The part of an RNA shown here (small-subunit ribosomal RNA, central domain) has 522 nucleotides and comes from an uncultured marine eukaryote. Its Rfam family is "Eukaryotic small subunit ribosomal RNA". The family has 90 seed sequences and 75,755 matches in Rfam 15.1. Clan: SSU clan. The full RNA is in RNAcentral, with records from ENA and SILVA.

[in-house]
Context: one part of a larger RNA
RNA sequence: UUGCAGUUAAAAAGCUCGUAGUUGGACCUCUGAUGCGCGAUGGCGGUCCGCCUCACGGUGAGCACUGCUAUUGUGUGUCUUCCUCUCGCAGGCGUGCGGUGCACUUAACUGGGUGCCGUAUGAAUGUGGGACCUUUACUUUGAAAAAAUUAGAGUGUUCAAAGCAGGCACACGCUUGAAUACAUUAGCAUGGAAUAAUGGAAUAGGACUUUGGUUCUAUUUUGUUGGUUUCUAGGACCGAAGUAAUGAUUAAUAGGGACAGUUGGGGGCAUUAGUAUUUAAUUGUCAGAGGUGAAAUUCUUGGAUUUAUGAAAGACUAACUACUGCGAAAGCAUUUGCCAAGGAUGUUUUCAUUAAUCAAGAACGAAAGUUAGGGGAUCGAAGACGAUCAGAUACCGUCGUAGUCUUAACCAUAAACUAUGCCGACUUGGGAUCGGUGGGGUGAAAUAUAGCCUCAUCGGCACCAUAUGAGGAAUCAAAGUUUUUGGGUUCUGGGGGGAGUAUGGUCGCAAGGCUGAAACUU
Numbered sequence: 001u002u003g004c005a006g007u008u009a010a011a012a013a014g015c016u017c018g019u020a021g022u023u024g025g026a027c028c029u030c031u032g033a034u035g036c037g038c039g040a041u042g043g044c045g046g047u048c049c050g051c052c053u054c055a056c057g058g059u060g061a062g063c064a065c066u067g068c069u070a071u072u073g074u075g076u077g078u079c080u081u082c083c084u085c086u087c088g089c090a091g092g093c094g095u096g097c098g099g100u101g102c103a104c105u106u107a108a109c110u111g112g113g114u115g116c117c118g119u120a121u122g123a124a125u126g127u128g129g130g131a132c133c134u135u136u137a138c139u140u141u142g143a144a145a146a147a148a149u150u151a152g153a154g155u156g157u158u159c160a161a162a163g164c165a166g167g168c169a170c171a172c173g174c175u176u177g178a179a180u181a182c183a184u185u186a187g188c189a190u191g192g193a194a195u196a197a198u199g200g201a202a203u204a205g206g207a208c209u210u211u212g213g214u215u216c217u218a219u220u221u222u223g224u225u226g227g228u229u230u231c232u233a234g235g236a237c238c239g240a241a242g243u244a245a246u247g248a249u250u251a252a253u254a255g256g257g258a259c260a261g262u263u264g265g266g267g268g269c270a271u272u273a274g275u276a277u278u279u280a281a282u283u284g285u286c287a288g289a290g291g292u293g294a295a296a297u298u299c300u301u302g303g304a305u306u307u308a309u310g311a312a313a314g315a316c317u318a319a320c321u322a323c324u325g326c327g328a329a330a331g332c333a334u335u336u337g338c339c340a341a342g343g344a345u346g347u348u349u350u351c352a353u354u355a356a357u358c359a360a361g362a363a364c365g366a367a368a369g370u371u372a373g374g375g376g377a378u379c380g381a382a383g384a385c386g387a388u389c390a391g392a393u394a395c396c397g398u399c400g401u402a403g404u405c406u407u408a409a410c411c412a413u414a415a416a417c418u419a420u421g422c423c424g425a426c427u428u429g430g431g432a433u434c435g436g437u438g439g440g441g442u443g444a445a446a447u448a449u450a451g452c453c454u455c456a457u458c459g460g461c462a463c464c465a466u467a468u469g470a471g472g473a474a475u476c477a478a479a480g481u482u483u484u485u486g487g488g489u490u491c492u493g494g495g496g497g498g499a500g501u502a503u504g505g506u507c508g509c510a511a512g513g514c515u516g517a518a519a520c521u522u
Base pairs, nucleotide, nucleotide: 004493005492006491007474008473012490014364016362017361021357022356023355026249032079033078034077035076036075037074038073039072040071041070042069043068044067045066046065047064048062049060050059051058052057084131085130086129087128088127089126090125093122094121095120096119097118098117099116100115101114102113104111135197136196137195138192139191141189142188150181151180154164155163166175167174168173207243208242209241210240211239212238213237214236216234217233218232254354255351256350257349259346260345262343263342267339268338269337270336273317274316277313278312279311281309282308284306288299289298325332326331369410370409371408372407373406374405379403383399384398385397386396421489422488423487425481426480428465429464430463433460434459435458436457437456438455439454440453441452442451469476470475495522496521497520504515505514506513507512
């Protein structure tokens, strides 16, 4: 591993990219015909052996012998499928030719049979050398692999656990054992060629057959020795011609790219709008206004609150706003412009396995927080005060610093939640809705278009009903296709605490993050 679990009990990294790793679509030889050998079964016989028989004949048994035929299994050969090529050696076999012996035969070495010798040739077998050869995994068989152990054969340790003994005899001696199996990874040899990889011919330096050069080597033979050059044989290299069906699988409801019209509150930069709030100014009136459960702190004839007029500032983007959209997630909502990007759809477009998931590594990452600027309307940790209260360091109220906003850098965490990894396949119905595409209808008393209605289809966010499915249940079309357990791949968990603590390492300015125990306790 077989063979756990991960919505809620422990446990899916916040999200995406990504190297190593792991895994990876389909396709290439299928089918026939025929011969021989060895079995198995059936049918029809024959021989042998019984039995009943005077005999004819009948009947039975066969691990007995054997013929024909049918079916079937297996091995091997051919058609048509290379099983590499080449040079030897060995002993046989087949065929042709020549010589010769034997017994037959013929008029006759005429003919057939059977031997022996020689020669030529063919197909095999064994063995040796050379030239080249796709390479593995897998599986079969064999050799090899210590004993003891285990399984197991034999054997009356008196039985047994054991042991490897023992048995027979005239006690002179004789004689049998001490088996066998299993023994997994690796290595060696061997048959198979399904499955999974791998290689080959695309700038042909491709294959095969001829042929011509260049160059190297030198065994034999030319009476001998030496030299040179041919011939010949064998390497290497460079041409030429010919042969061939000459050589590129398909285009995955895999993936990438191009193109088309779209679509979206996706992103960045600039621009623009809206009301509210607060403040200051001016203005009208006047004694209260705020706030609360009730109050008070607070403001107020130096005119508060309120009314009106315009102004400034910084923030925010109501209603429309939804079980709607977009984005990897965090997240994203005033107008307009610019910039690059994305999804889905369409396509008789293109490439052709380019893919999936991912240790290491990297980008982004709410809020809070940190550093340096800017800005500071609102709200508001800390703090002050008023209340409440037994107390109140809170809830309520009045102020209010940091912060909240922005720029440049850090930080890297959240109930970062769908508490549900990603990719792929299948398994029930239904109606809505968003985006694309293709039809149909309506759409004006000219057509066409927008819009509206409708059908089909692909891709989304969701919902309803139902489980012959799952689950401990809640519930779930996934949390199903799981003891009938294996589609691919990554991460995590193993009783509660101690503890996300200590220590070490590393990152950070810090706060802290990541990694991360044990003793002890229960």